The part of an RNA shown here (small-subunit ribosomal RNA, 3' major domain) has 478 nucleotides and comes from a bioreactor metagenome.

Context: one part of a larger RNA
RNA sequence: UGACGGGGGCCCGCACAAGCGGUGGAGCAUGUGGUUUAAUUCGAAGCAACGCGCAGAACCUUACCAGCCCUUGACAUCCCGGUCGCGGUUACCAGAGAUGGUUUCCUUCAGUUCGGCUGGACCGGUGACAGGUGCUGCAUGGCUGUCGUCAGCUCGUGUCGUGAGAUGUUGGGUUAAGUCCCGCAACGAGCGCAACCCUCGCCUUUAGUUGCCAGCAUUUAGUUGGGCACUCUAGAGGGACUGCCGGUGAUAAGCCGGAGGAAGGUGGGGAUGACGUCAAGUCCUCAUGGCCCUUAUGGGCUGGGCUACACACGUGCUACAAUGGCAGUGACAAUGGGCAGCCACUCCGCGAGGAGGCGCUAAUCCCAAAAAACUGUCUCAGUUCGGCUUGCACUCUGCAACUCGGGUGCAUGAAGUUGGAAUCGCUAGUAAUCGCAGAACAGCAUGCUGCGGUGAAUACGUUCCCGGGCCUUGUACA
Numbered sequence: 001u002g003a004c005g006g007g008g009g010c011c012c013g014c015a016c017a018a019g020c021g022g023u024g025g026a027g028c029a030u031g032u033g034g035u036u037u038a039a040u041u042c043g044a045a046g047c048a049a050c051g052c053g054c055a056g057a058a059c060c061u062u063a064c065c066a067g068c069c070c071u072u073g074a075c076a077u078c079c080c081g082g083u084c085g086c087g088g089u090u091a092c093c094a095g096a097g098a099u100g101g102u103u104u105c106c107u108u109c110a111g112u113u114c115g116g117c118u119g120g121a122c123c124g125g126u127g128a129c130a131g132g133u134g135c136u137g138c139a140u141g142g143c144u145g146u147c148g149u150c151a152g153c154u155c156g157u158g159u160c161g162u163g164a165g166a167u168g169u170u171g172g173g174u175u176a177a178g179u180c181c182c183g184c185a186a187c188g189a190g191c192g193c194a195a196c197c198c199u200c201g202c203c204u205u206u207a208g209u210u211g212c213c214a215g216c217a218u219u220u221a222g223u224u225g226g227g228c229a230c231u232c233u234a235g236a237g238g239g240a241c242u243g244c245c246g247g248u249g250a251u252a253a254g255c256c257g258g259a260g261g262a263a264g265g266u267g268g269g270g271a272u273g274a275c276g277u278c279a280a281g282u283c284c285u286c287a288u289g290g291c292c293c294u295u296a297u298g299g300g301c302u303g304g305g306c307u308a309c310a311c312a313c314g315u316g317c318u319a320c321a322a323u324g325g326c327a328g329u330g331a332c333a334a335u336g337g338g339c340a341g342c343c344a345c346u347c348c349g350c351g352a353g354g355a356g357g358c359g360c361u362a363a364u365c366c367c368a369a370a371a372a373a374c375u376g377u378c379u380c381a382g383u384u385c386g387g388c389u390u391g392c393a394c395u396c397u398g399c400a401a402c403u404c405g406g407g408u409g410c411a412u413g414a415a416g417u418u419g420g421a422a423u424c425g426c427u428a429g430u431a432a433u434c435g436c437a438g439a440a441c442a443g444c445a446u447g448c449u450g451c452g453g454u455g456a457a458u459a460c461g462u463u464c465c466c467g468g469g470c471c472u473u474g475u476a477c478a
Stems, first nucleotide, its partner, number of pairs: 001478002003475003007472007015462002019426005026318008034309002042053002064304007073129001077128002079125006087106002091102004109119003131293002134291003140287002142282003145278001147276001152191006158167003171182003197270004202238007211228003216225002241264001244258005320419001324378006336367003341360002345356004385416001390411007432454007
């Protein structure tokens, strides 16, 4: 100087408390451990691994296993020889296919000094080489997590100290903040904080189609004429600064209350992550040193596996019901997406879906709401709760749903009556609850990323638990 203390002081955070809803019990989904296996590819490991890499394993993916094949190789550059097209396509044979052998047709490269000479392509060959998701994240770059959006981390000069170092950065107030004020052997400065950026909330203005409709006509319908006031869209501005008033405070910084205002003291949300810590994570995104393989640790293919199942854990979904289930009637969104697409509408089907088929390259057309509300019924039961599981019959995608996809109908109708110790999230348009969209994707969502609808309770307070900041003290620690 740090680090640590079941030392002290001050302060903060959904840290506790006050509340609301969960997890832990059940069934299922998903990840992990373990076990099994020919293989169940690999990585991630307290917080900060475990719905994580995976924004989607039937083949492919795929890295794993078995078998069958290839060896200058699936891919790149160079050299030598050969063929002039290359390429596409039909059919046959062997084979699981890769591959090997034959074959039909279409097409018949460019330049040219007319020399296969040059380019280009293919075939064959030799070796240089290719290739490796092989090892090392404790050799690395890059990227990321975490402490933590915590308020800290430092430097120059000066001063003090033999020196390591100190001072500044401590102190008195204050703040979300090393934020600001005052004081001070310090005076200044940098990286952080804040602001500048995006978005939501108010107003003005510009613009008016595909959007809108106040008044005037018109219609089943903003449908049409007309209009751009309103809504909305998307550009440019304004607006909030403790600016004003009162109190308090050291006359300061600030704090408390008030006015006006759409908004008030950082207005809400986002992006933004200092010096560093964990030899944290990643050599399987990529890049890369070293090491290793080179008829194999490389490459191709078929099939299997990653989907196994005495068990254990994490994360979720659905429930256990009447604030509910079922049936009927029937409203109201936003974000987005759409041409190998979204699909109106009609018909067929109980339904998943199928057959026709309008519009839309989209503020134009389509995907397209649910909870809520109203009416009826069920009357507390393992039930008209719950839907696992199983059987049968279908349907969609796709060469192909056996291992191993999604959906539908009929039947079946398991556990479960609110969950031990323990434990998690959340302070407002939040929790809870309800649906919708998107990415990836042929198909597949209870996951993820977004969107809107309905919409609470509680916070006395900081003694205690956890984490953190500043000062101080002790130390057999560095």
Its mean pLDDT, the model's own confidence on a scale to 100, is 83.